[in-house]
RNA sequence: CGCCGAAUCCUAUAUAGGUACGGAGGACCCAGGUUUCUGGGGUGAAGUGGUCUUGCCACGGGGUCGCCAACCCUAACCCGGCAGCUAACUUCGGAGGCAAUGAGAGGCG
Numbered sequence: 001c002g003c004c005g006a007a008u009c010c011u012a013u014a015u016a017g018g019u020a021c022g023g024a025g026g027a028c029c030c031a032g033g034u035u036u037c038u039g040g041g042g043u044g045a046a047g048u049g050g051u052c053u054u055g056c057c058a059c060g061g062g063g064u065c066g067c068c069a070a071c072c073c074u075a076a077c078c079c080g081g082c083a084g085c086u087a088a089c090u091u092c093g094g095a096g097g098c099a100a101u102g103a104g105a106g107g108c109g
Stems, first nucleotide, its partner, number of pairs: 002098003009018003021093005030084001037081001039082001040079004047059005060074005
């Protein structure tokens, strides 16, 4: 110089205030007609199915890459009995984690 992600930037003291950019709730109309312990829902790519079942496989989804190919990922957390869409309006986040190269320090051998 780069990558995943909404997650950057500014103010000059700041356990703060803003901000690019993101998320949620919330009418008419429309949709849906209740199957509400077989709970339900949200962020997110992170769903579905099979199976020799907590593992593996397949399909689907996602990332790097103009594309193809190749390689890799397919988590985690939250709300708290409750939420379809949704104008006005209300409210929240604005993090973290990596890669390459160079330099320095320490430890082991």

Description: Predicted 3D model of a 109-nucleotide RNA (c-di-AMP riboswitch aptamer (ydaO/yuaA leader)) from a mouse gut metagenome. The model forms 91% of the base pairs in the Rfam consensus. The sequence is in RNAcentral, with records from MGnify.